[in-house]
Context: one part of a larger RNA
RNA sequence: GAAUGAACGCUGGCGGCGUGGUUAAGACAUGCAAGUCGAACGGGACAACGAGGGUAGCAAUAUUCGCGUUGUCUAGUGGCAGACGGGUGCGUAACACGUGAACAAUCUACCAUGAAAUGGGGAAUAGCUCGCCGAAAGGCGGAUUAAUACCGCAUGUGGUUGCUUCUCGCCUGAGAGGCAUACUAAAGCCGGGGACCGCAAGGCCUGGCGUUUCAUGAGGAGUUCGCGGCCUAUCAGCUAGUUGGUGAGGUAACGGCCCACCAAGGCUAAGACGGGUAGCUGGUCUGAGAGGAUGACCAGCCACACUGGAACUGAGACACGGUCCAGACACCUACGGGUGGCAGCAGUUUCGAAUCAUUCACAAUGGGCGAAAGCCUGAUGGUGCGACGCCGCGUGGGGGAUGAAGGUCCUUGGAUUGUAAACCCCUGUCACCGGGGAAGAAACGCUAACCGGAAAUACCGUUUAGCCUGACUUAACCCGGAGAGGAAGCAGUGGCUAACUCUGUGCCAGCAGCCGCGGUAAUACAGAGACUGCAAGCGUUAUUC
Numbered sequence: 001g002a003a004u005g006a007a008c009g010c011u012g013g014c015g016g017c018g019u020g021g022u023u024a025a026g027a028c029a030u031g032c033a034a035g036u037c038g039a040a041c042g043g044g045a046c047a048a049c050g051a052g053g054g055u056a057g058c059a060a061u062a063u064u065c066g067c068g069u070u071g072u073c074u075a076g077u078g079g080c081a082g083a084c085g086g087g088u089g090c091g092u093a094a095c096a097c098g099u100g101a102a103c104a105a106u107c108u109a110c111c112a113u114g115a116a117a118u119g120g121g122g123a124a125u126a127g128c129u130c131g132c133c134g135a136a137a138g139g140c141g142g143a144u145u146a147a148u149a150c151c152g153c154a155u156g157u158g159g160u161u162g163c164u165u166c167u168c169g170c171c172u173g174a175g176a177g178g179c180a181u182a183c184u185a186a187a188g189c190c191g192g193g194g195a196c197c198g199c200a201a202g203g204c205c206u207g208g209c210g211u212u213u214c215a216u217g218a219g220g221a222g223u224u225c226g227c228g229g230c231c232u233a234u235c236a237g238c239u240a241g242u243u244g245g246u247g248a249g250g251u252a253a254c255g256g257c258c259c260a261c262c263a264a265g266g267c268u269a270a271g272a273c274g275g276g277u278a279g280c281u282g283g284u285c286u287g288a289g290a291g292g293a294u295g296a297c298c299a300g301c302c303a304c305a306c307u308g309g310a311a312c313u314g315a316g317a318c319a320c321g322g323u324c325c326a327g328a329c330a331c332c333u334a335c336g337g338g339u340g341g342c343a344g345c346a347g348u349u350u351c352g353a354a355u356c357a358u359u360c361a362c363a364a365u366g367g368g369c370g371a372a373a374g375c376c377u378g379a380u381g382g383u384g385c386g387a388c389g390c391c392g393c394g395u396g397g398g399g400g401a402u403g404a405a406g407g408u409c410c411u412u413g414g415a416u417u418g419u420a421a422a423c424c425c426c427u428g429u430c431a432c433c434g435g436g437g438a439a440g441a442a443a444c445g446c447u448a449a450c451c452g453g454a455a456a457u458a459c460c461g462u463u464u465a466g467c468c469u470g471a472c473u474u475a476a477c478c479c480g481g482a483g484a485g486g487a488a489g490c491a492g493u494g495g496c497u498a499a500c501u502c503u504g505u506g507c508c509a510g511c512a513g514c515c516g517c518g519g520u521a522a523u524a525c526a527g528a529g530a531c532u533g534c535a536a537g538c539g540u541u542a543u544u545c
Base pairs, nucleotide, nucleotide: 001545002544003543004542006541007540008539009538010537013393014392015391016390017389018388019386020385021351026349027348028347030346031345032344035080036079037078040077041076043074044073045072046071047070048069049068050067052065053064054063055062056061087304088303089302097228098227099226100225101224102223103222106221107220108219111217112216113215114214115213116212117211118210119153121151122150129142130141131140132139133138158184159183160182161180162179163178164177165176166175167174168173188209189208190207191206192205193204196203197202230276231275232274237267238266239265242264243263244262245261246260247259249257279301280300281299282298283294284293285292286291306327307326308325309324310323329340330339331338332337357383359382360381361380365379366377367376368375369374396426397425398424399423406417407416408415409414430486432481433480434479435478436477440472445467446466447465448464449463451461452460453459489534490533491532492531493530494515495514496513500529501528502527503526504525510517511516
C1' cells in the first nucleotide's frame, strides 16, 4: 500500500447493487417450511332440482319422509411425490475432492421415440357400525363393504435361462439366427355418438388419460484405476480377513463384501503405522511475476440431521420435518404410561468484540400432484433492519473589500481567519408536497374461426384472433409546486509524513507505530487559533499478502 462475512471510538443526508451468528453441530416457546389427485374406490356432510308418499288445510299452499339426478366439500383405502428443493461443516488426510480414464462387472421411477398387448376369475381389508380397555397417546374384538389395493388362471409381441450355428474379436466375450417350449404381464377411468342389438343400464363405434411387456435415447446413479494437493521422525516398524488362491453365499453389479479350506503373504525412509489439524474444488485476497494466504457469499462434489446403532418401503434412502432399539435432555400425566428433536424460514435464550423481520406474495422463475381448473411451495420473487462493503449524488452557484465585526498572533505598524461572512443576482439535484405512470405477462383457461382424427355439425387435437391474470406498487420514471431552505465530520500537524504558533503544565499530568518527547521559554503533553489529509465517513484494533 492492498484486502476483510469484521469489531470498537467519534460522526452521520439520499439512492443503487451486494452482504449480515466467523463463537456453542449449545438448548429451544410459538407460527409456518410437502403435499396433491373425487377423471382409481366405497362411504359421509351440505346445497339445488325432480317424481312420489305422509300430515295440516275447502283450496292455493305449507311442512315432513325416504328415493333419484347434479354440484361442492371431504376422514379413510389407493396412486404419485415426499431420496428434490432448503440448512450446516460435526466427522473425514480418505479414491472424500480435483483431474484423466475404465465397467468384456451394473441399475434406472418420471420423460422422448418405437413395437406388441390390456382376456377371464377369486378372497379380503380400512372406513362406517356395535362392544370393550385407557387420563391421554392409542389399542383389542365382532359384523359388513369397494377399488387402478391384493391373489390365482389364460395368452407371450417380447424378455430371462439353457443348448447350438454363423460372423466379428482374441480377453474371460459381442452381435445375428435356430432349438427347448422351462420361467415371466396387465386395470381401469373420463368425454361424445348416427346406424345396428337391447325394456333399460349398456353392448357397439369413436376420442382422451392410464396399465403391462420390451427396445432405443436422454438424463441420473453405482463401481474401479492412475496422477495431484497439510504439519509432525521428540511417531520406525505396521498388518491374521491381514495379502493371495479355490469353492460357496450375497449384491443391480465387481470385489475378503461375507464364509469354509489352502498358501504366507502385503505395506514401509519416494515416510508405512501413529499423533495433530482440516470438508475438497471452481475460485477469493495479495503480488510485476514466481509464489504466499484463504475456501464467507455464488456454483460443483462430499458428509451430517439430538447422540449411537439398525433395517423397512421404494426406481432411488439406510431417509433433516419416516420407522424400530438404546442413551442423554426436555415436556405432559389420573403415576399405570406417553410425547419431542429449528445444522429449514422467522423468532427466543445462552455464549460472544460481533451478525437482521416471529414481514408480503405465489404476479414471475422453478418444483410436487392433477386431464385440467387449480392446490401446495419460509425454494423463489419482494419489502424491512444494520454506513457492514462497493459505487453514484448532494450539503449550493455567480458576484461581492469598508478587506466589517469577533477570534488568534503581534516587533503595536500590522498580519491572519478571508471572498470567507453580510449584502445582491440566480439555480432547484436529493429530501418534502401534489398529479400522472410503464416494463416485468406470457402462458394456462374461456369464446370464436380454419384444419385434422371420425359416420358425425358432438367430442378430442394443432394453429390463429379476442378476453382474463402484478406481491413489489403510496415503487422506477415523468410533470408541477415551494424554498438556500432540511444535510459535515474525523484524524493529524518533531522526523519517517502533507501541515505551526500562543497559553497552561513543569521527568508532574501525560504522549508514543519506531526513533523518542516532558526536569520553566515543549512546533512531540493539554487547550485555543491557524493549517494539512481524507470525507458520509474518518480513525483504532485484529488478521492475510
Molecule: small-subunit ribosomal RNA, 5' domain
Organism: uncultured bacterium